[in-house]
């Protein structure tokens, strides 16, 4: 300076059902990795995590001739001198290096301790004398294949051995006794002995710390301890012998399982949690198992001995060996390197040296295994090029300054040249110097490596992956695929438009790496010291007494153990933080400094806790005077009822149920009435109450017992709270023995119900229930809320006391409750009885199932209870509370919704449409309600989309262009037609440009009733003409949501009115608009005709009118305005008044947010797909009209309220020139000829019918009914076979009111009764959309169905057609046994052969 404080950071996201809480899973760092893809360089690191598997081969510990004899060599004639061998001999081979297997322990780690050694090293003090023998090598003879080995012999030494000294030293109380040696030479020295000190290493000893399991609770005989004795360097049961009977343990002994410890390394705001490679300290191992020996040290990796395994060698007698040193080899296994180089540096052995040895070590080499660094180019450069892709396609967009193309740079790479440091060493030699040490000095030494680095040429030139792109989570489009192929870390994706799967082009990350798996730590306040919970989400023991323990009132003294505070000493370095510095930076590497929360002593302080001591009353107890009660416990008595039993009265039943059987009853029952027996429970009183520690306690009394409360303040003086283990106490049912046994009643049996009932109902009926004794120990043993203390607003009820009477009130106190406020709470809630604020002390919980299972153990007589898991499997599993929907939940309310009623329907013929069937085709479409006389308000051909055959291809139809000028039109041939073909005609309009028309031709371009209504838009259907849907602000709730829109009235209505934390506001309801029901005005033609004329057989026929009626325009009319009665009030009511119409006068248009992926791509638009000599066009025939069946809507009928014949009355509303069509002729008719008037308030259709009058039929298959079928016409139309409508004659099915079950309808309505139009050439019209005729029956809300508002439950949100439960047949897969069968190997037994 800095490291210190502080800031900062301490998270955030998905999911479950729509929301909220709470729980469960994933994105980061890191690795001694792998593994896919894919690699240009460099530096610094690091590299068997598994078989402590097994190892070939080389190396890894030697060195001394200044300790010794002896051998060979070279020189020399010799002495000798240099070198060299094996040997004695002296040091080192206990260091260095490897692994972590064993070990839960004084083995590490930290701190301490005394009863020890310690070679070489350093200091000191002393000595080094004097003899002796003897065994290698050598030598001579043997064995052995080898390895090695036996006999004899000679011989040195610093090798061995005696003696002598003792400065010391050692034993002993002491007298006294014991102990040494080695020498070599260059004569300077180095060595050798003996002490005594240090240093260093090393051995013991002790506090503390060190996994995980109690489903391991006891263990332990040398164990504990003493005393002789041994043995050790040395303390010690480390060994013995005797003698006590001890020692350890829930503060967890012993046992089992797993591990080497540690500085440290990952992480993480830390606190903690995970981990023990490399580096470094200690330990433990060296094939395994064991023992020693040498020696300062070893029970010894590259030493000995014995045993086991494996492995080699052998002459088969008997020998060798240990890579967990470095290299390397098989092997395991996902996976981990060269059989290099040097002793040049650093270190270590032996030497006086010189040196030698060193696989320690330094260096290289493989490898992206990992950190760091660096480049793979920079700048300008829009025709925004080509090409990729996408695209609304004459175009745009993206890629994208990117590329080419200009200038520029040279890291890195190639070639060339230079090229330092590590060694201004050391070691030797010499001189100085009490000692560290200095100084001088010739000569030499470099593995890495000609590297590092630094110049010069060269030329953009040598160098870019990989993963992702639905959300988390930065990045998107197109083809492909079509719940297939695949993806996936959750959640999920994929069934024809996939930003999720392949691919492509784009974009995003990160980079010589990127992604994947694995492990750990974080998020995870998800074990909670820091920092969590227990009323319902997981969690309070059933309940108490009470042991350990764990906490503890008030004041004083003393103490210093805990605390605090200074002070020493440790806390190896390295690592980490900070600074400084050195490799071009950085990684890495060097110095320094700080920190080290631990630990041990010591010197103080003494508030607090704690030991000691003293004291004191408020906790706590004792007493003493009241008081309470379904408190326990044993006895006694009691009255109803129940059954039974006797006996009377009674007769035919009874009991039972939703109905009933089974029971029971004529042998007298139910029912009454007496009597009388047994057991067992205690109606009222009673309660929102009362005791009890919990379970629990209830008739009345009697003895015994035990407790709370209140008042006294007389006693004791913390004596107290909680309590793990341990004790007792504990509902029901269950168990044993013995008793009892009225009622109830599991099992059981019998009757019902039911598919079926081993259930629910019913008739019986055994344990049991009840009593002693003794077990058992659970319960929703629940307030789902352990126990004790303080503290913190009220209101109210109530039980027991007490303040002199008084429950009048009022104060306390100690229960039992309700409602509340702060506060809490996820929220429901809780709130002085707390779930609020705090203190102590147990219990218990950590995702959902598996599972309160399974093992073990303990208790139980048995049932069983206590403790109590794992594999596996799932992304959830639970609270609370919110909105829906739903309920065979309640509550109010409404609808032809029932019900009262009228008339259908379903039977029966026909007609229509639908299914099925058939079919070359029977086109498609709609299919519960909401498809089905629907699309179609007209299939004989068209229509027409199907089928069958025949034919076109730029096409049947339209636009633009070019080029021709005919086209059309007539006739005629072929053909089933389409179409071909032949002859004839031959252009128009314009001044012109050009246009009209037609043909031909190229291209833009057509066609598709081809597929998706689950890509759409439009229009439509329902619920529904139901009364609801929501918005602004504001307020309530964490929050989703809520108020508002809910309550009290009231309406047809969220209609209105009051009231309200709401105020208000829209979209729906109501009005506005058509129309029908009155009047007036206005206007009278083609409507009208009262008066007035005229006039006809008769007639508004006719002048004329404008009164009516009509007809259409404008207006009035109603609003509960008015009266009574009710009510706050809106409003109801009333045969009210007036009025044509009265409370919305009728009707009709008018359909709020939304639902059904409802309906339609075939009305029509429109994305995507598909077709393109056809899925497109055009023709003719066909077919949509089939036909056993079955469904739906109609229509006719079944007959007298009727059929038939004659007479004869009364409408609106519409249509008519391709029309309607009078009249008059004909025809029995359909109809036909003819033909006025009508473009219609003017003529025409047209006749209205049911109704009235007469008349006949008389209950029958009919004088009902009219299908069928024949015959013969009619009319449309190119054409009526398939396939049409009408008439006439003749025929004359079925049907006599119709089962289950259904339908529609409240007033001009149902029923009936005719009339018109649309479409259309004609019609299959009994359908459809209007029109008036005559004209009824019911008044209620208990059920069914729908709906509408509030309440309530919910495990349900696709919303009850929800949601789940069981079972395990069938199907699959894992496991076990058993049991046949073949075949094979192996063993054994037997039998038979063959051979010897």
């Nucleotide at each position: 300076a800095a490291a210190u404080c502080g800031c900062c950071c301490u998270u955030a996201a998905g999911u479950u059902g729509a929301u909220c809480u709470g729980g469960c899973u994933c994105a980061c760092a890191a690795c001694g990795a792998a593994c896919g893809c894919a690699u240009a360089c460099g530096g610094c690191a690091g590299g068997c995590u598994u078989a402590a598997c097994a190892c070939a081969u080389g190396c890894a510990a030697g060195u001394c001739g200044a300790a010794c004899g002896c051998c060979c060599g070279u020189a020399g004639c010799a002495a000798u001198a240099c070198g060299g061998g094996a040997g004695u001999g002296g040091c080192a081979g206990a260091c260095g290096g490897g692994u972590g297997a064993g070990u839960a322990a004084c083995g590490c780690g930290u701190g301490g301790g005394a009863a020890u050694c310690u070679u070489c090293c350093c200091a000191a003090a002393g000595g080094u004398a004097c003899g002796g023998a003897a065994c290698a090598a050598c030598u001579c003879a043997g064995g052995g294949a080898a390895a090695c080995u036996c006999g004899a012999g000679c011989u040195a030494a610093u090798a061995c051995c005696g003696u002598a000294u003792g400065u010391g030293c050692c034993c002993g109380a002491g007298a006294g006794g014991g102990c040494a040696a080695a020498g070599a030479u260059u004569u300077a020295u180095c060595g050798c002995c003996u002490u005594u000190g240090g240093a260093u290493g090393a051995g013991c000893c002790c506090g503390c710390g060190u996994u995980g399991g109690a489903u391991u609770a006891g263990c332990u005989a040398g164990u504990u301890g003493g005393u002789g004795g041994g043995g050790u360097a040395a303390u010690g049961g480390c060994c013995u012998a005797c003698c006590a009977a001890g020692g350890c343990g829930a503060c967890g002994a012993u046992c089992c399982a797993u591990a080497g410890c540690u500085g440290a390394u990952c992480u993480g705001a830390g606190a903690g949690g995970a981990u023990g490679a490399u580096c470094a300290g200690c330990c433990a191992c060296a094939c395994u198992g064991g023992g020693a020996c040498u020696g300062a040290g070893a029970c010894a990796c590259g030493g000995c001995c014995c045993a086991g395994a494996c492995u080699c060698c052998u002459a088969c007698g008997g020998g060798a060996g240990g890579c967990a040193g470095c290299a390397g080899u098989g092997g395991g296994g996902a996976a981990u390197c060269u059989u290099g180089g040097a002793c040049a540096a650093u270190g270590g052995g032996c030497g006086a040296a010189a040196g030698c040895c060193u696989g320690a070590u330094c260096c290289a080499g493989c490898c992206a295994u990992g950190c760091c660094g660096c480049g793979u180019g920079c700048a300008g450069g829009a025709a925004g090029a080509a090409g990729g892709c996408c695209u609304u396609c004459u175009g745009g967009g993206u890629u994208g300054u990117a590329a080419a193309c200009u200038g520029c740079u040279u890291u890195u790479g190639c070639c060339a040249g230079g090229g330092g440091a590590u060694a201004a060493a050391a070691u030797g030699g010499g001189c100085a110097u009490g000692c560290g040490u200095g100084c001088c000095u010739a000569a030499u030494u470099g593995a890495a490596g000609g590297u590092a680095c630094c110049u010069g040429g060269u030329g953009a030139a040598u160098a870019a992956g990989c993963c992702a792109c639905g959300g988390c989570u930065a990045a998107c489009u197109a083809c492909g695929u079509g719940c297939c192929a695949g993806c996936a870390g959750c959640c999920g994706c994929g069934g024809u438009a996939a930003u999720a799967c392949g691919u492509a082009g784009g974009u995003g990350g990160c980079a010589a790496g990127c992604g994947u798996u694995g492990u750990c730590c974080g998020g995870a306040u998800u074990u909670a010291u820091u920092g969590g919970g227990u009323u319902u989400a997981a969690a309070g023991g059933g309940u108490g007494c009470g042991u350990a323990g764990g906490u503890g009132g008030u004041c004083c003294u003393a103490u210093a153990a805990g605390u605090c505070a200074g002070u020493g000493c440790u806390g190896a370095a390295a690592u980490a933080u900070c600074c400084c510095g050195g490799c071009u930076u950085a990684a890495c590497c060097g110095g320094g400094a700080g920190g080290g929360u631990g630990g041990c002593a010591u010197u103080g302080a003494u508030a607090c806790u704690g030991c000691a001591g003293g004291a004191c009353u408020u906790g706590a107890g004792u007493a003493a005077a009241g008081u309470u009660g379904a408190g326990g416990u044993a006895g006694g008595c009691g009255g109803a009822a129940u059954u039974g039993a006797c006996g009377g009265u009674g007769u035919a039943g009874c009991g039972g149920u939703g109905a009933a059987a089974u029971g029971c009853u004529u042998a007298g029952a139910u029912a009454u009435c007496g009597u009388c027996a047994a057991g067992a429970a205690c109606a009222c009183c009673u309660a929102u109450u009362g005791c009890g520690a919990a379970g629990g306690c209830a008739g009345c009394u009697u003895a015994c017992u035990a407790a709370g409360c209140u008042u006294u303040a007389a006693c004791u003086g913390a004596c107290a709270c909680u309590g793990a283990g341990g004790c007792a106490c504990g509902a029901a049912a269950g168990u044993g023995u013995g008793g009892g046994g009225a009622u109830c009643a599991a099992a059981c049996a019998g009757g019902a119900u039911u598919a079926g009932a081993u259930a629910c109902c019913c008739u019986g009926g055994u344990a049991g229930u009840c009593c002693a004794c003794a077990c058992u120990g659970u319960a929703a043993a629940c307030g789902u809320u352990g126990a004790a203390g303080a503290c913190u607003c009220g209101a109210u009820g109530u039980u027991a006391g007490c303040g002199a009477u008084a429950c009048a009130c009022u104060g306390u106190u100690a229960g039992c409750g309700u409602c509340u406020g702060a506060g809490a709470g996820a929220a429901a809630u809780c709130g002085u009885u707390a779930a609020g604020u705090c203190u102590u002390c147990c219990a218990c919980c950590u995702g959902g199932g598996g599972a309160g299972u399974a093992c073990g153990c303990c208790g139980g007589c048995a049932a069983c209870g206590g403790u109590g898991a794992a594999a596996c499997u799932c992304a959830a599993a639970g609270g609370a509370a919110u909105u829906g929907a739903c309920g065979g939940g309640g509550g109010u309310c409404c609808g032809c919704a029932c019900a009262a009623g009228c008339g259908g329907u379903g039977g029966a013929g026909c007609a229509u449409g639908u299914g099925g069937u058939u079919u070359a085709a029977u086109u498609c479409g709609a299919u519960g309600a909401u498809a089905c006389g629907c699309g179609a308000g007209g299939a004989a051909c068209c229509u027409u989309a199907c089928c069958u055959g025949g034919g076109c291809u730029a096409g049947a139809a339209u636009g633009c262009c070019c080029a021709u000028g005919a086209c059309c039109g007539g006739u005629c041939c072929a053909g089933a037609g389409a179409u071909g073909g032949a002859c004839u005609c031959u252009u128009c309009c314009g001044c012109a440009a050009g246009g009209a028309c037609a043909u031909g031709g190229a291209g833009c371009a057509a066609g598709g009733u081809g597929c998706u209504g689950c890509a759409u838009g439009g229009c439509u259907g329902u619920c529904g003409u139901c009364a609801g849907c929501u918005c602004g602000u504001g307020c309530c709730g964490u929050g989703a949501g809520g108020u508002g829109u809910u309550g009290g009235g009231u309406u047809a209505a969220g209609u209105c009115c009051c009231g309200c934390a709401a105020c208000g506001a829209g979209c729906g309801c109501a009005a506005c608009c058509c129309u029908u029901a009155u009047u007036u005005u206005u206007a009278g033609u083609u409507g009208c005709c009262a008066a007035c004329a005229g006039g006809u057989c008769a007639a508004g026929c006719u002048g004329g009118g404008g009164a009516c009626u009509c007809u259409a325009a404008a207006a009035a009319g109603a609003c509960u305005g008015c009266c009574c009665g009710c009510g706050c009030a809106a409003g109801c009511g009333g045969a009210g008044a007036g009025g044509a119409a009265g409370g919305a006068g009728g009707g009709g248009a008018u359909g709020a947010c939304g639902u059904c992926a409802a309906g339609u791509c075939a009305u029509c638009a429109u994305g995507g797909c598909c077709c393109u000599u056809a899925c497109g066009c055009c023709c003719a025939g066909g077919g949509c009209u089939a036909c056993a069946c079955a469904c739906g809507u109609g229509c006719u009928a079944c007959a007298a309220u009727g059929g038939c014949g004659u007479c004869u009355a009364c409408a609106a509303a519409g249509u008519g020139u391709u029309g309607c069509a009078a009249g008059c002729u004909g025809g029995u008719g359909a109809c036909a000829g003819u033909g006025a008037g009508c473009c219609a308030a003017u003529c025409a259709c047209a006749a209205a019918a049911a109704g009235g009058a007469c008349g006949u039929c008389u209950c029958a298959g009919u004088u009902c009914g009219g299908a069928u079928u024949g015959c013969a016409g009619g009319c449309u139309g190119c054409a009526a076979c398939u396939c049409g409508c009408c008439u006439g004659c003749a025929u004359g099915a079925a049907g006599u009111u119709g089962g289950a079950a259904u339908c529609g309808c409240u007033a001009g309505u149902a029923a009936u009764c005719g009339c018109g139009c649309a479409u259309c050439a004609g019609c299959a019209a009994u359908g459809g959309c209007g029109c008036g005729g005559u004209g009824a029956u019911a008044u209620c809300u208990u059920c069914c169905c729908a709906g509408a508002c509030g309440u309530u439950g919910c495990a349900c949100a696709c919303a009850c057609c929800g949601c789940c439960c069981g079972u395990a047949c069938a199907g699959g897969g894992c496991g076990a046994u058993u049991c046949g069968u073949a075949u094979a190997g192996c063993a054994u037994g037997c039998a038979a052969g063959u051979u010897c």

This is a predicted structure of a 1396-nucleotide RNA (small-subunit ribosomal RNA) from an uncultured bacterium. The prediction has a mean pLDDT of 80.